[in-house]
RNA sequence: CGGCGUAGCUCAGCUGGUAGAGCGGAGGACUGAAAAUCCUUAUGUCAACAGUUCGAUUCUGUUCGCUG
Numbered sequence: 001c002g003g004c005g006u007a008g009c010u011c012a013g014c015u016g017g018u019a020g021a022g023c024g025g026a027g028g029a030c031u032g033a034a035a036a037u038c039c040u041u042a043u044g045u046c047a048a049c050a051g052u053u054c055g056a057u058u059c060u061g062u063u064c065g066c067u068g
Base pairs, nucleotide, nucleotide: 001068002067003066004065005064008023009022010021011020017054025041026040027039028038029037047063048062049061050060051059
């Protein structure tokens, strides 16, 4: 100096409008029983603080952490 920090994990969210997918977890269907498959469902102080704005995960500044 650059990149990154969002669910338990891996990540998306790109030009600001009250946050999602896959995997995993729980319950159910199916089966003689499992596996697979299908259905339903829970979970986030979007790293922290401040600024701009009617409104910030998103823009700006600083700090912290990871990484090159």
Predicted 3D model of a 68-nucleotide RNA (transfer RNA) from uncultured Treponema sp. RNAcentral holds the sequence, with entries from MGnify. Rfam family: tRNA. It is annotated as a transfer RNA.